[in-house]
RNA sequence: GGUCCCUUGGUGUAGUGGUUAUCACGCCUCCCUGUCACGGAGGAGAUCACCGGUCCGAAUCCGGUAGGGACCG
Numbered sequence: 001g002g003u004c005c006c007u008u009g010g011u012g013u014a015g016u017g018g019u020u021a022u023c024a025c026g027c028c029u030c031c032c033u034g035u036c037a038c039g040g041a042g043g044a045g046a047u048c049a050c051c052g053g054u055c056c057g058a059a060u061c062c063g064g065u066a067g068g069g070a071c072c073g
Base pairs, nucleotide, nucleotide: 001072002071003070004069005068006067007066010025011024012023018056027043028042029041030040031039049065050064051063052062053061
């Protein structure tokens, strides 16, 4: 330098055009317990890497940028 892939709560993920973006772990509160852990109930937390475009409608499709990765040279 070329080709391809990935980027979604703190972490790992689901979602592949449609109405409040899923789950697990973690975090907070309460219950339980002599205390912790385990267990139970509830809650907060991501407008989906960024910019632009298509569309009635975009996390999702297209282009560009940034970061990461694989292969080739």